[in-house]
Context: one part of a larger RNA
RNA sequence: GGACGAACGCUGGCGGCAUGCCUAAUACAUGCAAGUCGAACGACCCGCAAGGGGAGUGGCGCAAGGGUGAGUAACGCAUGGGAAUCUGCCUUGGACUGGGGAACAACCUGGGGAAACUCGGGCUAACUCCCCAUAUUGCCGUGAGGUGAAAGAUUUAUCGGUCCAAGAUGAGCCCGUGUAUGAUUAGCUAGUUGGUAGGGUAAAAGCCUACCAAGGCAACGAUCAUUAGCUGGUCUGAGAGGAUGAUCAGCCACAAUGGAACUGAGACACGGUCCAUACUUCUACGGAAGGCAGCAGUAGGGAAUUUUGCGCAAUGGGCGAAAGCCUGACGCAGCAAUGCCGCGUGUAGGAAGAAGCACCUUGGUGUGUAAACUACUGUCAGUGGAGAAAAAGAAAGUGAUUGUACCCACAGAGGAAGCACCGGCUAACUACGUGCCAGCAGCCGCGGUAAGACGUAGGGUGCAAGCGUUGUCC
Repeated sequence: GGACGAACGCUGGCGGCAUGCCUAAUACAUGCAAGUCGAACGACCCGCAAGGGGAGUGGCGCAAGGGUGAGUAACGCAUGGGAAUCUGCCUUGGACUGGGGAACAACCUGGGGAAACUCGGGCUAACUCCCCAUAUUGCCGUGAGGUGAAAGAUUUAUCGGUCCAAGAUGAGCCCGUGUAUGAUUAGCUAGUUGGUAGGGUAAAAGCCUACCAAGGCAACGAUCAUUAGCUGGUCUGAGAGGAUGAUCAGCCACAAUGGAACUGAGACACGGUCCAUACUUCUACGGAAGGCAGCAGUAGGGAAUUUUGCGCAAUGGGCGAAAGCCUGACGCAGCAAUGCCGCGUGUAGGAAGAAGCACCUUGGUGUGUAAACUACUGUCAGUGGAGAAAAAGAAAGUGAUUGUACCCACAGAGGAAGCACCGGCUAACUACGUGCCAGCAGCCGCGGUAAGACGUAGGGUGCAAGCGUUGUCC
């Protein structure tokens, strides 16, 4: 000098665009953040009907989006390769969609419980479940052969369903190289290293088990310890490099703590289930309920970080044939000089130069064209009027922001400047007060009676809606 997710002190006019718990991955009151489909289904309620409603069965979604960085020194990430895999919805192509049966909710009924909820009996539908048939191909098998499907709906041409092949997308796995510090950590390792057989997975593999062999890693740093999410990037620097990993984007990990599986194309699942632990709440003491590292918000911690706002109008997502519903994603508004950028706080004229103040050699000098005064202008703020785009689909309708931006008119210099510094480094000097005191200070150093270094004033210098200080990095 530059930079900052900054904080503190003094000060503070406006706008645009960004950014805003870096600390306690501490605990959380309250509301909202994931639903949707009656064109899958039966019953019930309202209604004269058309139609509508809320539970239940069923389907799709809830594995996305959103948050956080605790853990992790690792195939976690980055980059470049690889083979033994899966992939709902979507696209392309091919084949099929025949027959039969059953259960369980809801409902009715009987009980238990304070509640959460739960048990027994009876009835019932479906795109729920099961069986038979069929099989271009598929799977198993050397072969013979064996084996595997399906579901309808609304109303007349569409949505579906099943199987197969391919694509696209997404995901899992393996490897080379790179990726922090410490040797005041030198040895580490028994599923350990390899083989055989079996199991297991979507899939290769000690992934797991039995048996056999005794290997494997390490001074090119194993093991251990400490620290840490990684990257694109960001800051700085002429570069090499150094530091860093907020916002945005990619990947990973986590969801009170620890463990486990279920469902599913996909999870070992933030707003699912089960178990254990700690904590909180309810309880009729038998037993139950909960998880903000979602958006707001509260307490606490801290130098320190915002509203319990508006809207689904746009973009995107889920469901639906659609209308539409849901969406604290998102779009906006609010708060904060936290940052960057822009603008303003007037303009021109105006004395050898008012007053005041300061200095003074008492002559004067400075503040200073500064003010007053004269003539103007009208940015911003203000008042009134008018008023968008963002909205696309055949058309119509649809704007939270918003009566916002922009435009016009009106009035009047009116409402808008501070902060630090002035010994040298380093731009800027005098007076008074103080008297090694009070104090200053980044370094050198100032102050003990003429202090340009302390305090105040006048003057000056530098930046400017900011200016200084502190912290951190280059």